[in-house]
């Protein structure tokens, strides 16, 4: 890199470098010179392994994560609604991203 199963509505700051764009992609719509994305430094936070255990809860050891439901949103379904669309709500399946095992 592939493949497998999970899970994703909650949670979670501050200083320093630096100096322009990020939010995978699209199509919106947001952050961002009141400093962005990334580096580092201490904080925190608890999804999966882990250790304990009163089987609920606690730890922070491993990775991870600290803007907005994975921000919405794409393929299909079903209901509503429309002349037919637009549009509104619920699904289900992609695409992402995270753990863990497999090769």
């Nucleotide at each position: 890199c592939a493949c497998u199963u999970a899970u994703c509505a909650c949670g979670a700051a501050a200083g320093g470098c630096g100096g322009a764009g990020g939010g995978a992609c699209u199509g919106g719509c947001c952050c961002u010179a009141u400093g962005a994305u990334g580096c580092c430094u201490u904080g925190g936070c608890a999804a999966c392994c882990u250790g304990a255990u009163a089987u609920u809860u606690c730890a922070a050891g491993g990775u991870g994560c600290c803007a907005a439901u994975u921000c919405c949103u794409g393929u299909u379904c079903c209901g509503g609604g429309u002349u037919u669309a637009a549009c509104c709500g619920g699904g289900a399946a992609g695409a992402g991203a995270u753990a863990a095992g497999u090769c």